[in-house]
Context: one part of a larger RNA
RNA sequence: ACCGGCGAGUUACGUUUACUAGCAAGGUUAAGUCGAGAAGACGGAGCCGCAGCGAAAGCGAGUCUGAAUAGGGCGAAUUAGUUAGUAGGCGUAGACCCGAAACCAGGUGAUCUACCCAUGUCCAGGAUGAAGGUAAGGUAAAACUUACUGGAGGUCCGAACCCACGUAAGUUGAAAAUUGCGGGGAUGAGGUGUGGGUAGCGGAGAAAUUCCAAUCGAACCUGGAGAUAGCUGGUUCUCUCCGAAAUAGCUUUAGGGCUAGCCUCGAGGUAGAGAGUCGUGGAGGUAGAGCACUGUUUGAACUAGGGGCCCAUCUAGGGUUACUGAAUUCAGAUAAACUCCGAAUGCCAUCGACUUAUACUCGGGAGUCAGACAGUGAGUGAUAAGAUCCAUUGUCGAGAGGGAAACAGCCCAGACCACCAGUUAAGGUCCCUAAAUAUACGUUAAGUGGAAAAGGAUGUAGUAUUGCUUAGACAACUAGGAUGUUGGCUCAGAAGCAGCCACCAUUUAAAGAGUGCGUAAUAGCUCACUAGUCGAGUGACACCGCGCCGAAAAUGUACCGGGGCUAAACGUAUUACCGAAACUGUGGAUGAACAUCUAUGAUGUUCGUGGUAGGAGAGCGUUCUAAAGACAGCGAAGUCAGACCGUGAGGACUGGUGGAGUGUUUAGAAGUGAGAAUGCCGGU
Numbered sequence: 001a002c003c004g005g006c007g008a009g010u011u012a013c014g015u016u017u018a019c020u021a022g023c024a025a026g027g028u029u030a031a032g033u034c035g036a037g038a039a040g041a042c043g044g045a046g047c048c049g050c051a052g053c054g055a056a057a058g059c060g061a062g063u064c065u066g067a068a069u070a071g072g073g074c075g076a077a078u079u080a081g082u083u084a085g086u087a088g089g090c091g092u093a094g095a096c097c098c099g100a101a102a103c104c105a106g107g108u109g110a111u112c113u114a115c116c117c118a119u120g121u122c123c124a125g126g127a128u129g130a131a132g133g134u135a136a137g138g139u140a141a142a143a144c145u146u147a148c149u150g151g152a153g154g155u156c157c158g159a160a161c162c163c164a165c166g167u168a169a170g171u172u173g174a175a176a177a178u179u180g181c182g183g184g185g186a187u188g189a190g191g192u193g194u195g196g197g198u199a200g201c202g203g204a205g206a207a208a209u210u211c212c213a214a215u216c217g218a219a220c221c222u223g224g225a226g227a228u229a230g231c232u233g234g235u236u237c238u239c240u241c242c243g244a245a246a247u248a249g250c251u252u253u254a255g256g257g258c259u260a261g262c263c264u265c266g267a268g269g270u271a272g273a274g275a276g277u278c279g280u281g282g283a284g285g286u287a288g289a290g291c292a293c294u295g296u297u298u299g300a301a302c303u304a305g306g307g308g309c310c311c312a313u314c315u316a317g318g319g320u321u322a323c324u325g326a327a328u329u330c331a332g333a334u335a336a337a338c339u340c341c342g343a344a345u346g347c348c349a350u351c352g353a354c355u356u357a358u359a360c361u362c363g364g365g366a367g368u369c370a371g372a373c374a375g376u377g378a379g380u381g382a383u384a385a386g387a388u389c390c391a392u393u394g395u396c397g398a399g400a401g402g403g404a405a406a407c408a409g410c411c412c413a414g415a416c417c418a419c420c421a422g423u424u425a426a427g428g429u430c431c432c433u434a435a436a437u438a439u440a441c442g443u444u445a446a447g448u449g450g451a452a453a454a455g456g457a458u459g460u461a462g463u464a465u466u467g468c469u470u471a472g473a474c475a476a477c478u479a480g481g482a483u484g485u486u487g488g489c490u491c492a493g494a495a496g497c498a499g500c501c502a503c504c505a506u507u508u509a510a511a512g513a514g515u516g517c518g519u520a521a522u523a524g525c526u527c528a529c530u531a532g533u534c535g536a537g538u539g540a541c542a543c544c545g546c547g548c549c550g551a552a553a554a555u556g557u558a559c560c561g562g563g564g565c566u567a568a569a570c571g572u573a574u575u576a577c578c579g580a581a582a583c584u585g586u587g588g589a590u591g592a593a594c595a596u597c598u599a600u601g602a603u604g605u606u607c608g609u610g611g612u613a614g615g616a617g618a619g620c621g622u623u624c625u626a627a628a629g630a631c632a633g634c635g636a637a638g639u640c641a642g643a644c645c646g647u648g649a650g651g652a653c654u655g656g657u658g659g660a661g662u663g664u665u666u667a668g669a670a671g672u673g674a675g676a677a678u679g680c681c682g683g684u
Base pairs, nucleotide, nucleotide: 001684002683003682004681005680006679011093012092013091014090015089016088017087018086019085020084021083022082023081026048027047028046032042033041034040052059053058062074063073064072065071096234097233099231103224104223105222106221107220108219114198115197116196117195118194119193120192121191122190123188125157126156127155128153132149133148134147135146136145137144161185162184163183165182166181167180168179169178200216202212203211204210209218237619238618239617240616241615242614247260248259249258250257251256261368262367263365264364265363266362267361268360274356275355276354277353278352279351280349281348282347288341289339290338294335295334296333297332298331299330300329301328305324306323307321308320309319310318311317371396372395373394374393375392376391377390379388380387401412402411403410416588417587418586419585421584422583423582427578428577429576430563431562432561436575438574439573440572441571442570443569449565455549456548459546460545462543463542465540466539467538468537476533477532478531479530480529482506483505484504487501488500489499512527516525517524589609590608591607592606593605594604595603596602597601620673622670623669624668625667626666627665628664630662631661638657639656640655641654642653644651645650
């Protein structure tokens, strides 16, 4: 890993609701007794109901409060219960099953290991050479010196022995801690044998949360015990009807719960309330707009006041201004917490019409309280986020099918079943690939289409305004572009061309006291302006369609799904076709309501039949029990095969195998259905 078997809402008591049955203002017995008996009889204690109110005494269709005959509270007037059975919930119990880490009690452990006690034992060999001693020297005597002797030491080197510092191997090992090569201690706080001691709320510890039998921040075993688990996982046959929520409030609450909301099933009767569209009538201060208020804000006019200056002065005062400047006026800008105004939607109505079919109340059962994205309106954020938080609508969630290459949340569309029938939606119609190489008129030249901004550009199409122009424009070419004068000033210089001021006049077809380059300053080139040559359009500006540049990324083209396309791109218009589980057709199944009838059913009509959590209903199968009636050695169950039947769970039949039990019908009772639980056991 696979196969097989086992494997999870049970049981008791209590309570509540529904259904069924008995009796009914009543219903019913319990223990127990009799009995062959789980039959039946007896047993009325007790329980529930028939009356309530009050704390109670108590009173009673009333009662309590109260001074009250008032008012008010709770009742009556308006009567159905009770005993069983079955089913759905709930409560108490392990209470659907498996799962902790832990807690407590009583015991078992110091044969491992830590420390201690008692008693034994072990440490090759070599080195060093303390104290002391002896002798000699030395001294007054000592001290002292030298030699020899001596043999101390948590002394040195190094085996046994003990340890475990480095490194390599090993890592499903040779080994649940080892091996190789090196390393440290090796007469000591040394190693070690045997016997004994200390016990878990504890012991021991040269101290590391270290050790206490491969277990230690509190050993192990058994028990309390099925501890508890708001947590994770799992929870077994079928079909039919309906079908959610991811919200509010509260919560030591936030991944849990309770009540409400939303789902389902039953009942009820007031009643036509519900939903949609249109109309009618309402309330309102959003979008927008506006500046009349409250605020913000720009400019101008005018001016009180202030400042400066002048006159004047004891104080006052007067005049003036490239200063400032409230108020006022004019013109403008502006607000979620401004409003002189003000929609569309939405909301309300015991209003009207039409279409439709719910709504409400009571009761049984739930699930839901992590939502996601998309469009729109706001907040937070950076007018970031597949961000976050509200509102509102949709889809997904719980929704299949077609489209978007692929793609929960986008577009189309809501799948009862069958069909080798038809029509369409979104989206498409050159090939992959079903259907137009369709039609008409334009645009694009960028493979734009088939990614992007500010910004940039004689790309190109269209529209509009305006200048010049056969009295000759625009462009190009030829010629001129002068004089007073080097204008004045400044300056070393300043002559059109550093800078300041002025910017006149003359000759002219025309020519600036000069457009740019240039020089130290001149010079030189050029422009404005003019004439000629040429001969028809040429400039400016605005709006708008489609394009261009801006444009660099990591495996490989790689920003059309591909091929490929100049339309097979884009715009406008038109026709045809394709295209889904949509719609239609034909046949069939089933639910609800209604009608009819031959009435637990049939037929017809109408409307339905996606579905997670979840509610409700109807069934299939397994084991056993009872009764009836069957099958079986002329072959039961089981098993193998087969083209049979049923909407399904499933059920027959025939043959082989097998070799002894087994169906059917009607009831009843459950150890009643397996694919999942890192499930358990076995096999391979």
The part of an RNA shown here (large-subunit ribosomal RNA, domain II) has 684 nucleotides and comes from Brochothrix campestris FSL F6-1037. RNAcentral holds the full RNA, with entries from Rfam.